Overview
This is a predicted structure of a 76-nucleotide RNA (c-di-GMP-I-GGC riboswitch aptamer) from Candidatus Nitrotoga sp. 1052. Rfam family: c-di-GMP-I-GGC riboswitch aptamer. Rfam links the family to the GO term cyclic-di-GMP binding. Its mean pLDDT, the model's own confidence on a scale to 100, is 83.

RNA sequence: GCUGAAAAAGGCAAACCCAUCGCGAGGUGGGGACGCAAAGCUUCCGGUCUUAGAAAAGAUAGCGGGGUUACCAGAA
Numbered sequence: 001g002c003u004g005a006a007a008a009a010g011g012c013a014a015a016c017c018c019a020u021c022g023c024g025a026g027g028u029g030g031g032g033a034c035g036c037a038a039a040g041c042u043u044c045c046g047g048u049c050u051u052a053g054a055a056a057a058g059a060u061a062g063c064g065g066g067g068u069u070a071c072c073a074g075a076a
C1' cells in the first nucleotide's frame, strides 16, 4: 500500500425521552441503541434542508464524492 468474510481489543450512537441553546434547519449534555470499518476530522464539489434578514446567511460529515489522520484483523 490492498481487503473488511470471520473473529476480536477498543470506539461511535439513529429513532424516542429529558434538560438546554437557536426564528428555524438543527447544536450541546444525559438516558437510549437503529445502525456504523472511518458514523474520526474537514463544507472543497454536488445534493437536501432552514431563514425574522434570501444576489445573502446558515444547517447537514449518519446523503454522495474529494482531501486528510488513525485502531484491529486478514492476504500477499
Stems, first nucleotide, its partner, number of pairs: 002074003011036002016031006034062001040068003044065003047060005